Record summary:
The RNA shown here (small-subunit ribosomal RNA) has 1416 nucleotides and comes from a metagenome. Its Rfam family is "Bacterial small subunit ribosomal RNA". The sequence is in RNAcentral, with records from SILVA.

RNA sequence: AGAGUUUGAUCCUAGCUCAGGGUGAACGCUGGCGGCGUGGAUGAGGCAUGCAAGUCGAAUGGGUUUAGACCCAUGGCAGACGAGGUAGGAACAUGUGGGUACAUACCGAGAAGUCGGGGAUAACCUGUCGAAAGGCAGAAUAAUACUCGAUAGUCCCUUCGGGGUAAAGAUUUAUCGCUUCUUGAAUGGCCCGCAUUCUAUCAGCUUGAUGGUAAGGUAACGGCUUACCAUGGCUACGACGGAUAGGGGAGGUGAGAGCCUGACCCCCACCGAUGGAACUGAGACACGGUCCAUACUCCUACGGGAGGCCGCAGUCGAGAAUCUUCCGCAAUGGACGAAAGUCUGACGGAGCGACGCCGCGUGGUGGAUGAAGCCCUUAGGGGCGUAAACACCUUUAUGGAGGAGGAAUUUUAUUGACGUUACUCCAUGAAUAAGGGGCUCCCAAUUCUGUGCCAGCAGGAGCGGUAAUACAGAAGCCUCAAGCGUUACCCGGAUUCACUGGGCGUAAAGGGUGCGUAGGCGGUUAUAUUAGUCUUGUGUUAAAACUUCAGGCUCAACCUGAAGAUCGCAUAGGAAACGGUAUAACUAGAAUGAGUCAGAGGUGUACGGAACUCAAGGUGUAGGGGUGAAAUCCGUUGAUAUCUUGGGGAACACCAAAUGCGAAGGCAGUACACUGGGACUUCAUUGACGCUGAGGCUCGAAAGCGUGGGUAGCGAACGGGAUUAGAUACCCCGGUAGUCCACGCCCUAAACGCUGUCUGCUAGCUAUGGGGAGUAUCGACCCUCUCCGUGGCGUAGGUAACCCGUUAAGCAGACCGCCUGGGUAGUACGAGCGCGAGCUUAAAACUCAAAGGAAUAGACGGGGGCUCGCACAAGCGGUGGAGCGCGUGGCUUAAUUCGUCGCUAAGCGAUAACCUUACCAAGGCUAGAAACCAUACUGCACGCCUAGGGAAACCUAGGAAGUCUUCGAGAGUGUAUGGCAGGUGAUGCAUGGCCGUCGUCAGUUCGUGGCUUGAGCUGUUCCCUUAAGUGGGGAAACGAACGCAACCCUCGUUGCCUGUUAUAAGUGUCAGGCGAGACUGCUCCCUCACGGGAGAGGAAGGUGAGGAUGACGCCAGGUCAGCAUGUCCCUUGAUGCCUUGGGCUGCACACACGCUACAAUGGGUAGUACAACGAGAUGCAAUACAGUAAUGUGGAGCAAAUCUUUAUAAAGCUAUCCCCAGUUCGGAUUGUGGUCUGCAACUCGACCACAUGAAGUCGGAAUCGCUAGUAAUCGCGGAACAGCAUGCCGCGGUGAAUACGUUCCCGAGCCUUGUACUCACCGCCCGUCAAGUCAGGGGAGUCGGGAGUACCCGAAGUCCGUGUUUAUCACGGCCGACGGUAAGCUCGAUAACAAGGACUAAGUCGUAACAAGGCA
Repeated sequence: AGAGUUUGAUCCUAGCUCAGGGUGAACGCUGGCGGCGUGGAUGAGGCAUGCAAGUCGAAUGGGUUUAGACCCAUGGCAGACGAGGUAGGAACAUGUGGGUACAUACCGAGAAGUCGGGGAUAACCUGUCGAAAGGCAGAAUAAUACUCGAUAGUCCCUUCGGGGUAAAGAUUUAUCGCUUCUUGAAUGGCCCGCAUUCUAUCAGCUUGAUGGUAAGGUAACGGCUUACCAUGGCUACGACGGAUAGGGGAGGUGAGAGCCUGACCCCCACCGAUGGAACUGAGACACGGUCCAUACUCCUACGGGAGGCCGCAGUCGAGAAUCUUCCGCAAUGGACGAAAGUCUGACGGAGCGACGCCGCGUGGUGGAUGAAGCCCUUAGGGGCGUAAACACCUUUAUGGAGGAGGAAUUUUAUUGACGUUACUCCAUGAAUAAGGGGCUCCCAAUUCUGUGCCAGCAGGAGCGGUAAUACAGAAGCCUCAAGCGUUACCCGGAUUCACUGGGCGUAAAGGGUGCGUAGGCGGUUAUAUUAGUCUUGUGUUAAAACUUCAGGCUCAACCUGAAGAUCGCAUAGGAAACGGUAUAACUAGAAUGAGUCAGAGGUGUACGGAACUCAAGGUGUAGGGGUGAAAUCCGUUGAUAUCUUGGGGAACACCAAAUGCGAAGGCAGUACACUGGGACUUCAUUGACGCUGAGGCUCGAAAGCGUGGGUAGCGAACGGGAUUAGAUACCCCGGUAGUCCACGCCCUAAACGCUGUCUGCUAGCUAUGGGGAGUAUCGACCCUCUCCGUGGCGUAGGUAACCCGUUAAGCAGACCGCCUGGGUAGUACGAGCGCGAGCUUAAAACUCAAAGGAAUAGACGGGGGCUCGCACAAGCGGUGGAGCGCGUGGCUUAAUUCGUCGCUAAGCGAUAACCUUACCAAGGCUAGAAACCAUACUGCACGCCUAGGGAAACCUAGGAAGUCUUCGAGAGUGUAUGGCAGGUGAUGCAUGGCCGUCGUCAGUUCGUGGCUUGAGCUGUUCCCUUAAGUGGGGAAACGAACGCAACCCUCGUUGCCUGUUAUAAGUGUCAGGCGAGACUGCUCCCUCACGGGAGAGGAAGGUGAGGAUGACGCCAGGUCAGCAUGUCCCUUGAUGCCUUGGGCUGCACACACGCUACAAUGGGUAGUACAACGAGAUGCAAUACAGUAAUGUGGAGCAAAUCUUUAUAAAGCUAUCCCCAGUUCGGAUUGUGGUCUGCAACUCGACCACAUGAAGUCGGAAUCGCUAGUAAUCGCGGAACAGCAUGCCGCGGUGAAUACGUUCCCGAGCCUUGUACUCACCGCCCGUCAAGUCAGGGGAGUCGGGAGUACCCGAAGUCCGUGUUUAUCACGGCCGACGGUAAGCUCGAUAACAAGGACUAAGUCGUAACAAGGCA
C1' cells in the first nucleotide's frame, strides 16, 4: 500500500466482499509449565446457610463469679465511611472555567471559662398478657443522660434605652475531657458561562407559568412556599413532545482528522424489593435505622408476627456465557479506645477457567543402505527423508537437601495467611509434553482415488451434469503454534457523508418560474476603537493511563522513579494588517433622470378576408365517399359537382427566418385604448442604496373539476365497417365529453439547454437581430470600429468519454437547492392542501450483486447507400402427374445391423445370392480365430488317413509316418500354466487424422510508426478502376504475410530435335522433349494516372478455354463403423470367436434422385459415313463354325501407337412403310423355353427368344439446371467386379436460344446508421393468470404496555389550629403515596378478510419494449 466482482472486451460511476487490528467474549478441535492480569455483559429476577459494624469499664448502674473475667442496660462516638450495582435520569447529572446569599463532628492554632442546685429513668426485682414477636403495671437507683439558676469577653435580637444565651466530669498529680468565641486545613451546599445522543412523519409550549411587593421557610440565595399585583417567559441558533443513554479520566482503531466504546483501575452522580414520608444527627430523608402502603416469601396456637445478598462466598432461574459456601488480619487502610486491644468478606493471599498478555519447553549433535511402510509415477524412478533406526550429550517436569526478602517504631522482645513459597544444590532417565486451520483466484501452499448439478462446498467471484488442484478420503505441501479456527460486534481499508477530502449536461443529483423575509457574503479612502484574529505571562487542566529516559523482578509481560504531553478554559498585558463597529468622505457597483429605438411582451374592445359547415333557392344526373383492397356510410324524397343568398363558430395562409419578445409557462390577422420589461447614446443626480436567498408570496402548458354560455371543424369514451388465429388496437364511417368564452379551482409535465442565480478573468473566425460612432456622400448604400442579443465553427483549458469552449461543462469568488447501490417506491403510514381527481412532504421490512453512463469490436434490423453472383429478368430443357429403378422415412418383422437429417442427409458410407455382415434363429468353442512374453513338458506335433455323430462348425475314437542342428535341449511346432487376448460395445460434446459448408467469395492479419486513459483505431477508409484488398491517385502512415493473380497440367497456332508405328521408301499422322507466340505491344477517343471503349494484325485479344490449387475462420457440422486413440463397459449361459440357415431385397403409405415414355423434328425396316478417352495375362480375344438370339466351339495375335476390345459408334444421311390412333407410340406386368457366372441364382442375379401389352395423350400449387463448343441430344470407355448399371467417373459426335436491365426474390462483399443483442434475432424481454414461500402495510375487532388530564378515596408523616385530664395525648385542617371512576392520547401483540410487493431450471395466454421492434 491494495485486491476480487457488472462487460465479448474497455474506461468511468457505484455498491457488495476480502486481506489488518481489537474484545469482560462464546462455540468447535486440541491442550505441557510458569509469571502478571482478568472473570454474572442476560432477569435492578427470586434467594437456603454462614459471615460482611462495631467499640469504649479511663462516663455510669446492675447481674454472675473464689478470682481473673464475662454478661445486661443507660450513656458517648461510629454506623452518612468503606463495599456493591447502573435501574432511573437528556438534567447544572457530568466535564471545564468561574462565583458565594452558606454549613462543618473529628483534626491544627489562639483566647476565655468549667460556679451553685433539682427531679427522673433503664437494666435488675415483683406481678401480669401473648404461641411467638413483643408488651403492660408496681417499686428502687446512677451518670460525661435530662433539667433549673448564676456569670457573658464573645455571639444573637434591639425601638440603641436594653433584652436573651454555656458547661461534665473521670482519675490521682499529670493528663484526658466539657463550654463559648476567633481562625486554619479539608469537606460539603447553592448559583452561573460553555460543552453534552437521535428524531420536524414532534411546531408551537407555559398558569407558580415570567416578574414585583410582603410574609413564611432554609445552614444559605431564590416562586422554595403562600397572599396580592402586573402579563409576562421560551421557541426554527429547534422550545414542547417522543426514543435511547449513567457522565468523565480514559479504551479500541486510524497517517491524521475522525469514528466507535464507557469492562477492570480512578473521580463524580444516582440507586438499595417497589412507592411515599419524616425522625435522629455536624452530616441521611439513611443498603445490613424507623413509620405507612403495595407485591412476594416465611413462621403461626389463625388471634397475629417476621423479612429484603444491586456486601463476600454460595443456590435456583433465564441464558451462547462468567469462579471457592477457601486462609488471614502478618502487611496497607478504617471504626472505637488513653492504651493494651477488639472489629473489619475493605484489604493481603491462595483456589478454579488457555479468558487475555508475556516467557519457557516438547530435545541437541552426528547418522544413507537414502531401510521398512505409505503416496505418486512417463514404470525408469520420485516424495515423506537425516526424518526414523543407531551412537553420544543435555535436563523442564519428578524426588531429596538447603532456604529468603516482604517486619516497621521504641531499643529489647513479640508477630508471616501466602509457605513443604521464590531461589540454590544433588539424583534418575529422552524419559513427562503438538495440535489447529488451509492449499481455484483474492491468498502462502497440489497430486491421486471416490462421487457424477447427486452428495456436498462457499467470505466474494464461484465449484459439482464421468478425466473436479474448488465436494469426500488419502498422501504431500503452506501457515500459526499451546494454541488454532468459527461466530458476534467495533475501527480500518471506505476519499462510500468528502473539515482535512466528493459530486449534480448524459452515471444518483439544479427547486417549473420569479419577487422577497431571516440569514450568509459584500466596492474605494481616512480616523477612532477591539468581544473576532495574532502574541506574551499567570492559573488550572486530579492520580493512574500515554510518550521518552532510567531502575526492580534471571528476560518479558508487570511494577517503580523522573521528565514531557494533557491540543481546553479562565485571567492579565500587548499588536491593529485582515474582519467587526462608529464617524467622515469618494464614484468604478447599483439606481434615477434626459434623448432615441426594436419587438407574436400583457389586458380589453372593435373590425376583416380565405376556408369549413348549415339552411334556402337555381342548374344537373347516378353515383359519391373511403381504402393496401374493401365495407359500414351518403344518394332517384335528387346526393357528389356547380352557382346565388343568408347564418354560425373556430383558427389567422402568404409575410416567416438559423428572426423577435417575455422570469418561466408561453406569445402570431388588422386597428385603437391602457400597460410591463429591455437595449443604445449622453453624461446630469443619489452615494454602496449591492449579490444570493431557508421559510413565505406570485405566476404556472395540457388534461381535469364547478357555475353559466357557446359548439363550425377536430375529437377521448361509445356505435358500426374492415384487418386478424384473436384485434376491447393500428385503417375507415359516424360521434358525446372536451377543445372556445366569462368567473372560480387544480399546481403537475421529457415545466429540457435534462446545464440555479450573480460577479470578474481567459485566442479567434463567421452569420444574423437591435442601437451608436467614424470615413464617404447632396443624401443613402457599401466599408471600419463599438455596445447588447441570437446561432455555427474553433484555441488554451476541461471532461469517463460524448462533447463544452467569452451565451463554458475553462479559471476563480458569493449564496441557495439537491445526491449517496438497484428493486420495494415517489409507494405505505402520519401530516398539510384540494369539491374531487389528486398534489406536497416521505420511510421500512424484505430482496439482488449488481443496476448504470460513455465509448469499442462484432452480429442483427420488416435501416440506408454502392456493388456482385444463372440471384431475378430474357431464353432452352427439365422435376412435381405415369410405369419402373434406386435411396430415405414410416410400418412390419425373430432380424428387417449401423451411421448420415434444411442449404451442407436421402443412385450418401456401399455394386448385400454365400462371403461381405456388424443383425436374427439354431448349434458349437473358451487364455480363445490371429499377436507377444515367461516357465515347464514334448522328437511328441501341425497336417493326413479311417470310423461314428452332425446342417456345418465341431466333437469322440483309432491309425501311420515323423524336422533342422554348430549338437548347447539351441531353433521351430504343439500342449499346459501365468501374464494377457478380443469387442463394428459407449462417448465425434474427451481426441488425432480426414472431409463438408460459407466459397475460388475477396477477404484475413502482422511488424514498425502514429492516434486514443483504454478496449481499440489507422494501415484495410475515400475517389477512379478491376474478375480480384487488381492497379492508380490522395491520405499518419511505411512495409510485409496468408489469400487474388502468376508459377503447374490439358486444349488451341507454330519452329527444332528424337522416337515407335503406318508406309517399300520418301514422307506423314501421332507421341515426347526443348522453345516461339499475347504484352493493352500498335492506331484513334476518354483519362492526372491506372485503366476503359473502338479498330488493325493474328491460330488465339484483353484472365484465350478448362483443370488442379480452397486464406483467417464458422457450424461443439460429419466420421470412435476406414484407420489411430484417452476414459468407461463386456469377457465361460460373452457385448469375444466359429458355423448353417435367414435378414439387410420384407409393403397400406410419404419424400428425394433418376430411367423410359406419352410420339410424326417420331417409330419400324434396309442401305451407307465419320470418333475420342480408355482397358487387357485368373486378361482382351480376331478369322472361322453352330445357334433366331443370349451364347457356345475354337483359338491366330497381344504384357500393347504393333494384337484384341473395335463392331456398322450412335444420333446423321439415303430409300421405304406407318398417317394421329392408346396407334407399327409406350413398354410395365405375366407365362413358357433358354444362355452365362458361380459350391449354390427359391427367398434374391444379369441376359436371350416367343407370347402377353398396364399406366401414360406433356403433368396442380410449387420447383431445378444452364450464358458457348455451353444447354439440349447421341452413342463409347473405365473403376469396383466371379456375376450383376437407368448409378458414378471419363470420352468424343451433332449443336442452339437469350441477357432490355438490377425494381423485386435468394445469397455475398464494402461503407454507414440504430441497438436494452454478444449462447449474438432460432437474440433479448414485458404483463395478467395458475402453484409455493416470505416480509411489510390496511383491517370489523380483541389483548397488553407507557405518559398524562379530570374527579373520588385518602395511609404514614411534617406543618397549622383547637381542646383539656399537659400527654410518648385526642380531634380537626392543608398537602399527600397506593387504589378507584371516566374520556381520550401513544406504543406494541394478535386477527377473519381483501390489495399490493419480493422470490422460486424447464406451467398458461399473448408480444408491450430493444432495429423505423414492424403504429417511433